The part of an RNA shown here (small-subunit ribosomal RNA, central domain) has 349 nucleotides and comes from an uncultured prokaryote. Its mean pLDDT, the model's own confidence on a scale to 100, is 89. It matches the Rfam family "Bacterial small subunit ribosomal RNA". Rfam links the family to the GO terms structural constituent of ribosome and ribosome. The RNAcentral record of the full RNA draws on ENA.
Context: one part of a larger RNA
């Protein structure tokens, strides 16, 4: 390559939107690029293949015959793709009209709690810990009260609860925005789906400027344990945690499961719409959207999935092809750096 795979064996880009490409609803005319048929040219010889024939047989030679194309011109067809022209409402989208929500982003505000200041009271320890020391502390700590400063995070509600494409969001209150859900209509008419290059977001660390430091705290001192402790535990504590503006681009970025779309038994929680019923109640019977346990066909090596599918199919992306060398080396892009990112080989089992 071809085949086969990608939830856990080697494999879903960390996730949007999106070019190009691939794919594409219903009806009618119409074209004849793809398709189908005929026909006519042409596919040298040898060679393979079939039937002979000739060396004593074979191998070899020989004769004939088949047979090989994305092929070329041509005629015809018109169901499918594809192109053109119209037209339709089931995909798609808009718009009224209601809903929940820690979705984002600004600004103000809160009240616990630690810590640090001043002051009351009060006196010998406090703290730590397996025990201890370090360390604080008669310059009055620890304890309690009063009453100020700041910094960080928002106990309870709170929930296999909500949301959001992922990263992620939790105190309130205002302003400003983006998404989803529903019930009826109306209106557009295929506007869709997927996406290589690309482009935007993006946890924690880190990294530049300036600020901020309450608390915890890489590193770094000391105590301690130990044979020894560059550690686990203590005492302290700088970077860093916060803000702002701007890089970094990476995770077990995990459901380890790409996105769409349709189809395939049930049965129960919860959530958040809507409609209808009576006996208006802690009822009951549909229909949406989400989010969890079970489970039937089926699936799967198995465990296990199972209308949120790992089941049936279809579109279109992306990726794997033993292990270690190694997600490294060179080289190319990025980046202030740290690195990232694309990516092998020798050599070994």
């Nucleotide at each position: 390559c071809u085949g086969g795979g990608c939830g856990u064996a080697a494999a879903g880009c960390g996730u949007u939107c999106g070019u190009a490409g691939g794919c594409g609803g219903u009806c009618u005319g119409u074209u004849a690029a793809g398709c189908u048929a005929g026909a006519u040219g042409u596919g040298a010889a040898a060679g393979c293949c079939c039937c002979g024939c000739g060396c004593u047989c074979a191998a070899c030679g020989u004769g004939g015959g088949a047979g090989g194309g994305u092929c070329a011109u041509u005629u015809a067809g018109a169901a499918c793709u594809g192109g053109c022209a119209g037209a339709c409402u089931a995909g798609a989208g808009u718009c009224u009209u209601g809903g929940a929500g820690a979705g984002g982003g600004g600004a103000g505000u809160g009240g616990a709690a630690u810590u640090c200041c001043a002051g009351g009271u009060g006196u010998a320890g406090c703290g730590g810990u397996g025990a201890a020391a370090u360390g604080c502390g008669u310059a009055g700590a620890u304890a309690u009260c009063u009453g100020g400063a700041g910094g960080a995070a928002c106990a309870u509600c709170a929930g296999u609860g909500g949301c959001g494409a992922a990263g992620g969001c939790g105190a309130c209150u205002c302003c400003c925005u983006g998404g989803c859900c529903a019930a009826a209509g109306a209106c557009u008419g295929a506007c869709g789906c997927u996406c290589a290059u690309g482009u935007g977001c993006g946890a924690a660390a880190g990294u530049g400027u300036g600020g901020g430091u309450a608390g915890c705290g890489a590193a770094c001192a000391g105590g301690a344990u130990u044979a020894g402790a560059u550690a686990c535990c203590c005492u302290g504590g700088u970077a860093g945690u916060c803000c702002a503006c701007a890089c970094c681009g990476u995770a077990a970025a995990c459901g380890a499961u790409g996105u769409c779309u349709a189809c395939u038994a049930g049965c129960u929680g919860u959530u958040u719409g809507u409609g209808g019923a009576u006996u208006u109640a802690a009822u009951c019977c549909g229909u949406g959207g989400g989010u969890a346990g079970c489970g039937a066909a089926g699936c799967u090596a198995a465990c296990g999935c199972g209308a949120u599918a790992a089941g049936u199919a279809g579109a279109c992306c992306g990726c794997c092809u033993g292990g270690g060398g190694a997600g490294u080396a060179c080289g190319g892009c990025c980046g202030c750096a740290a690195g990232g990112u694309u990516a092998a080989a020798a050599c070994u089992c």